[in-house]
Molecule: FMN riboswitch aptamer (RFN element)
Organism: Paracoccus zhejiangensis
RNA sequence: CGUCACUCUUGGGGCGGGGCGAAAUUCCCCACCGGCGGUAAGCGGCCUGCCCGCAAAGCCCGCGAGCGCCCCGGCCGCACAAGGCCGGGGGUCAGCAGAUCUGGUGCAACUCCAGGGCCGACGGUCACAGUCCGGAUGAGAGAGAGCGGCA
Numbered sequence: 001c002g003u004c005a006c007u008c009u010u011g012g013g014g015c016g017g018g019g020c021g022a023a024a025u026u027c028c029c030c031a032c033c034g035g036c037g038g039u040a041a042g043c044g045g046c047c048u049g050c051c052c053g054c055a056a057a058g059c060c061c062g063c064g065a066g067c068g069c070c071c072c073g074g075c076c077g078c079a080c081a082a083g084g085c086c087g088g089g090g091g092u093c094a095g096c097a098g099a100u101c102u103g104g105u106g107c108a109a110c111u112c113c114a115g116g117g118c119c120g121a122c123g124g125u126c127a128c129a130g131u132c133c134g135g136a137u138g139a140g141a142g143a144g145a146g147c148g149g150c151a
Base pairs, nucleotide, nucleotide: 002150003149004148006146007145008144009143010142016030017029018028019027031131032130033120034119035063036062037061038060042054043053044052045051046049058118059117066096067095068093069090070089071088072087073086074085075084076083100116101115102114103113104112122134123133124132
């Protein structure tokens, strides 16, 4: 330094102002926010190699949570039905999983610079939610550290 196992720690931000209204942080006008890994022409370094380090996109590729779907269990259901509720499991179920253009520079740009645009689970709610409340003191992509084995 690589790899494998275990343990520990860590691991999501945002409604401020105004309008209508009986009622809205949910509508309308203005505002605000952006998980994780990869990818560079970003930044730095020198041995100037298309090398090394740092770091890098909400809308490029992928992952996670959530919903759905499938399986199992419990309860309700006149009942071993349909259906419903609750809990657990499944990522080799990817269905929802969203959303980017224009101009500039340049050999080269969906990551640079400038400008405009767009997107955001489910349940709840005196009124429709990315921003409020809830599942959630949860789960988790991962990140870091410790310790040990192997080569």